[in-house]
Record summary: This is a predicted structure of a 72-nucleotide RNA (transfer RNA) from a bacterium. The prediction has a mean pLDDT of 82. Its Rfam family is "tRNA". It is annotated as a transfer RNA. Rfam links the family to the GO term triplet codon-amino acid adaptor activity.
RNA sequence: UCCACGAUAGCUCAAUGGUAGAGCAGACGGCUGUUAACCGUCCGGUUCUAGGUUCGAAUCCUAGUCGUGGAG
Numbered sequence: 001u002c003c004a005c006g007a008u009a010g011c012u013c014a015a016u017g018g019u020a021g022a023g024c025a026g027a028c029g030g031c032u033g034u035u036a037a038c039c040g041u042c043c044g045g046u047u048c049u050a051g052g053u054u055c056g057a058a059u060c061c062u063a064g065u066c067g068u069g070g071a072g
Stems, first nucleotide, its partner, number of pairs: 001071007010024004018055001026042005048064005
């Protein structure tokens, strides 16, 4: 320098153009003589950045940043 993949909640990850979700973590409650376990509810998001396409973009296109791998 070039190529491929990735970036979404505090963490690990889903969501293949039509309301952004799950598990874990956190808060509150239930259960229990108490704790743990278990169960329920709640909280938590500028989907890496900037543009473009579209009625509508996490999703498609372009450029950039960062990370991983590969080629030279």